Overview
Model confidence (mean pLDDT): 86 of 100. Small-subunit ribosomal RNA from a Coriobacteriia bacterium, 1392 nucleotides, folded computationally. It matches the Rfam family "Bacterial small subunit ribosomal RNA". Its family is annotated with ribosome and structural constituent of ribosome in the Gene Ontology. The RNAcentral record of the sequence draws on ENA and SILVA.
RNA sequence: AUAUCGGAACGUAUCCAAUAAUGGGGGAUAACUAAUCGAAAGGUUGGCUAAUACCGCAUACGCCCUACGGGGGAAAGCUAGGGACCUUCGGGCCUGGCGUUAAUGGAGCGGCCGAUAUCUGAUUAGCUAGUUGGUGGGGUAAAGGCCCACCAAGGCGACGAUCAGUAGCUGGUCUGAGAGGACGACCAGCCACACUGGAACUGAGACACGGUCCAGACUCCUACGGGAGGCAGCAGUGGGGAAUUUUGCGCAAUGGGCGAAAGCCUGACGCAGCAACGCCGCGUGCGGGAUGAAGGCCUUCGGGUUGUAAACCGCUUUCAGCAGGGAUGAAACUGACAGUACCUGCAGAAGAAGCCCCGGCUAACUACGUGCCAGCAGCCGCGGUAAUACGUAGGGGGCAAGCGUUAUCCGGAUUCAUUGGGCGUAAAGAGCGCGUAGGCGGAUUGUUAAGCGCGAUGUGAAAACUGGGGGCUCAACCCGCAGCCUGCAUCGCGAACUGGCAGUCUUGAGUCUGGUAGAGGAAAGUGGAAUUCCCAGUGUAGCGGUGAAAUGCGCAGAUAUUGGGAGGAACACCAGUGGCGAAGGCGGCUUUCUGGGCCACGACUGACGCUGAGGCGCGAAAGCUAGGGGAGCAAACAGGAUUAGAUACCCUGGUAGUCCUAGCCGUAAACGAUGGGCACUAGGUGUGGGGGGAUUACUCCUUCCGUGCCGCAGCUAACGCAUUAAGUGCCCCGCCUGGGGAGUACGGCCGCAAGGCUAAAACUCAAAGGAAUUGACGGGGGCCCGCACAAGCAGCGGAGCAUGUGGCUUAAUUCGAAGCAACGCGAAGAACCUUACCAGGGCUUGACAUGCAGGUGAAGCGGCGGAAACGUCGUGGCCGAAAGGAGCCUGCGCAGGUGGUGCAUGGCUGUCGUCAGCUCGUGUCGUGAGAUGUUGGGUUAAGUCCCGCAACGAGCGCAACCCCUGUCGUAUGUUGCCAGCAUUUAGUUGGGGACUCAUACGAGACUGCCGGCGUCAAGCCGGAGGAAGGUGGGGAUGACGUCAAGUCAUCAUGCCCCUUAUGUCCUGGGCUGCACACGUGCUACAAUGGCCGAUACAACGGGUUGCGAUACCGCGAGGUGGAGCGAAUCCCUUAAAGUCGGCCCCAGUUCGGAUCGGAGGCUGCAACUCGCCUCCGUGAAGUCGGAGUUGCUAGUAAUCGCGGAUCAGCAUGCCGCGGUGAAUACGUUCCCGGGCCUUGUACACACCGCCCGUCACACCACCCGAGUCGUCCGCACCCGAAGUCGCUGGCCUAACCCGCAAGGGAGGGAGGCGCCGAAGGUGUAGAGGGUAAGGGGGGUGAAGUCGUAACAAGGUAGCCGUACCGGAAGGUGCGGCUGGAUCACCUCCUUU
Repeated sequence: AUAUCGGAACGUAUCCAAUAAUGGGGGAUAACUAAUCGAAAGGUUGGCUAAUACCGCAUACGCCCUACGGGGGAAAGCUAGGGACCUUCGGGCCUGGCGUUAAUGGAGCGGCCGAUAUCUGAUUAGCUAGUUGGUGGGGUAAAGGCCCACCAAGGCGACGAUCAGUAGCUGGUCUGAGAGGACGACCAGCCACACUGGAACUGAGACACGGUCCAGACUCCUACGGGAGGCAGCAGUGGGGAAUUUUGCGCAAUGGGCGAAAGCCUGACGCAGCAACGCCGCGUGCGGGAUGAAGGCCUUCGGGUUGUAAACCGCUUUCAGCAGGGAUGAAACUGACAGUACCUGCAGAAGAAGCCCCGGCUAACUACGUGCCAGCAGCCGCGGUAAUACGUAGGGGGCAAGCGUUAUCCGGAUUCAUUGGGCGUAAAGAGCGCGUAGGCGGAUUGUUAAGCGCGAUGUGAAAACUGGGGGCUCAACCCGCAGCCUGCAUCGCGAACUGGCAGUCUUGAGUCUGGUAGAGGAAAGUGGAAUUCCCAGUGUAGCGGUGAAAUGCGCAGAUAUUGGGAGGAACACCAGUGGCGAAGGCGGCUUUCUGGGCCACGACUGACGCUGAGGCGCGAAAGCUAGGGGAGCAAACAGGAUUAGAUACCCUGGUAGUCCUAGCCGUAAACGAUGGGCACUAGGUGUGGGGGGAUUACUCCUUCCGUGCCGCAGCUAACGCAUUAAGUGCCCCGCCUGGGGAGUACGGCCGCAAGGCUAAAACUCAAAGGAAUUGACGGGGGCCCGCACAAGCAGCGGAGCAUGUGGCUUAAUUCGAAGCAACGCGAAGAACCUUACCAGGGCUUGACAUGCAGGUGAAGCGGCGGAAACGUCGUGGCCGAAAGGAGCCUGCGCAGGUGGUGCAUGGCUGUCGUCAGCUCGUGUCGUGAGAUGUUGGGUUAAGUCCCGCAACGAGCGCAACCCCUGUCGUAUGUUGCCAGCAUUUAGUUGGGGACUCAUACGAGACUGCCGGCGUCAAGCCGGAGGAAGGUGGGGAUGACGUCAAGUCAUCAUGCCCCUUAUGUCCUGGGCUGCACACGUGCUACAAUGGCCGAUACAACGGGUUGCGAUACCGCGAGGUGGAGCGAAUCCCUUAAAGUCGGCCCCAGUUCGGAUCGGAGGCUGCAACUCGCCUCCGUGAAGUCGGAGUUGCUAGUAAUCGCGGAUCAGCAUGCCGCGGUGAAUACGUUCCCGGGCCUUGUACACACCGCCCGUCACACCACCCGAGUCGUCCGCACCCGAAGUCGCUGGCCUAACCCGCAAGGGAGGGAGGCGCCGAAGGUGUAGAGGGUAAGGGGGGUGAAGUCGUAACAAGGUAGCCGUACCGGAAGGUGCGGCUGGAUCACCUCCUUU
């Protein structure tokens, strides 16, 4: 100040009502005039004059004062009409109207007072001298410290004074379900202000927006002397700003002022103009119209869509336009609006659609462009070559004369929680107690009526809002009615509950008595063990310490041991989820003093209680001050180790400190992370203390208090809590409100300091966090498996060579593969070809496909040129009856690409791994993720099987079914076989089917049998039989998935790219290059060998462009030749190691064969770059291989040869085959990989994870800061305008008084003085702001540096407080916590 409701000590012009009066006088003055000053504004002087202007006098019921005797105080006239009467003819007089004076009442208005309500900050806690009250005055219209004198010392304040900041208040407006929250535009009420500050005058009313005075700032005029001004009135201008209109018309209406009225004034108001600024209504057309036109866009090229949309046909005319008529608003004169509203007529679909959006939230999708760029973005997030998210287009969605954006408020947000929240672990219980104010409070009686309830009355302005009506064509809007206005006040009634007052009670609380347990506290004394030190004895070379060491101690005698002594600190066993205490905390024993608890029985007091803001006290460890003490331990420090480093972990020393006394500090993971009190709500079982009852036992039952565990209901986000609550209620206190910044800065308080308490903001992020789940991981645990280790055998790593790769080189050395799982891999075979690479030479519808059109002696062959491709010349006529076809040429569509992307894909493949797993349905449990099943006890090669079980079943995997092999049987015997019979050189022939073998089909093995073990099981162990025994051996077979694993160069394929070339043809070269490095192999280093001679025994396979015999030639590779064979027939095809015999005699060799020289052979168009083989000669390294590393568990390793694919030719590679044929496995501690269960986790791109701090760089905000510059404000003082008030000698002064007059008086004025007093000045205290060299930390930032602190036992468990130290994270000491893993022990509990 406002709002609501009240109040007493007031005023009031105009208005209303009623009362009384309005008599008789006086003196001036403006205008005007004259003079005069000034630039102006304006003034001065002289003179004239009127009044409802001014002043006395008279009267005054009522009025005011009073000492109750009395005293005091007013006015003004103007006008209309008029019969008689009077008249100085002006009029008087009468009547009426309008005024005037006094006093009263009313209405309305105003002044004053009170109660209640009204923003933020306590990092503003004390404020106040006229301050609070009184008495007496003054002052005012009026109460009052409003002012003054004196007296008293009060008044306000945690219910927030003072101070600071911010703000006009209200009806209401917006929002909201409401309660609330925010706001206070328009309209309405109140207040305040009018250039800034101060002041009064006039007046009924002002301290006055368009009045006065003063001061100040500013602007203007000026003759420089001096003057003027105040749009926050309506328009308008400038400025500021993101932004806000016409210098319009009119008083016609409504309202206001003046006036008797006419009327005048009115930027109030009524209208018009401007602005989509808002609300409301309307239009931009309606109907038909498919060839679904053209165009656009998309496309799987078929089409789809735009789309009945358009064109086209028919119809209508609102609005706008033109024309005609033309109001209401006014009862009469009177209409700015306005020729407006409205009505009628005319023409013509004609003049009239945009904005936003289309990733999710959120309705709406494609193409192109772009390529972490450009850009988008409200949040999440899009963009790194296929972007529904950027830009454009097409299409679509939404709203529509609007649509989006921005800002702000409410909502959603129960996210400040009154309605309606929380605090064990998410943010949040104060470290603990005592206690003040306050809050809350047992039973009962009476009373009161403050709270509370009911009723009535007054008020709560109108407008607004809501309901139902009415009026503008509708609506917006307007009108009237009702409701509402949740409130306040007054009166009456009620008395249950709360409160007040009075009384009573005993159950809450307390006191007394008797017991009782205890590391409760304080002080004094005292004891033994141990460590260390000192002395002495014995004794000798070490001791000590560690993962291993070293530093250290010791021959000057240590350690060890014995005896004696000194000193300090701590109290083994008892000892226990035992006890006591409020918490911190408390532990040998004794004594003294002392606090509290519990139990029992009664007695007493009589609500004395609970909680507790402030306040006070106690408060581990570390730390501080002073003085003692100092054995051990031990921050710092030193040395030794460890290490890349090691300011650490380990070791040897060692000082503060740890101990005592006195005083500070006041914090901890001060934790049960759980405030205190009371009451209620199943139990079971331990343990400590006390009591009672049964009973004498291994005692039992019961009760109170304490302390644990398990567990129901209930609660909880879950974990969990659960009579010791985190359940259900009541009372009181404390605390929380996203993470970081930060428990920090500033300020204040405390402290000697360290520091503590209180406690922000800027800025920044979209999270931070809890509990639980599934995985993954652990230098966590348990169980188990695997040639994983171990035990063995043979290797690799050293040599030479082969081959692949890297690197280097190159014109090119094409490309791919990259730990295992790339590297004798793609490649089962690069001289040309292959071939993709390079150089050069050519072609351009093309080497290859297809369609259309046109043309055509084409292909082929021969000659010439050429390195060839190719070019050129000549020759050359196919099929068909024809049309035509094939071929070739030209042109157009197109071909082609081993060009890119395996991170766009299909397919295929590798790998974990032939590991035993991976899942589903239904049910059940859980809010849910999910769990259960699949875990558990056994067992297995196996999620194999059995048992148990809220599970019951099922699927993909395992196993089995398939193939090979091992035994037997049956059948069939040719090209196979040959026992017996014949015959032979020869199974050659006859013959045979017995055997081998082959080809089919079967049998067989199932833990079936026995014994033992085992749970009466599954199964395991042993045995029998058997060719084979517990999946007999081998193969094929690869679950859900993982690795953006591999492959665009097998193939296929989206998109992109090339198109006289990135296509295609050819010649030559390259892929084979070689200081080097690695992988995989071969051959060796020799005597278990090499060489020579003789001689025995396979299997799998292959063969007509082929295998190729006998024979002959050649030392040989090979050649000639061609029988036989499309193959159980013939050939490749002599297997080799082996066996027998001989030589070599340990050496760089009779080992080894590289390299090189020479001579040949074969294939092929062609062996130069660059093939293989043979022969002769040459004869390198290498004498068993460092660190390290690979394979293999039985017909395996090792060793020996043979075959095949590819292939003209070319394996030491690859794929197969058979021959000979071992050693070892105690075992699962360790390495690697894997499976199951469990545990921890800050990981989830999943440990190749996450993550901390310093340093360096950039940016941002903040703090400090020598100062410096504005602002605000307190206090003190100086100066002091205008002005009110008071005083006032001299000066001036018409009315009234005295006086004849002069003059005097009363009163007034100017001037002076005084109080107060704005602006101004000075000093000082403070507050906040701007700026600043420099300093400080903080935050943020794709790829910086150093380390590795934390998360797993995080590799030294972590964290809290404190102290010291260190580049940094951090380390260490002391005390504390579990929010520590693991193992063991103890105690308790659960199940059987």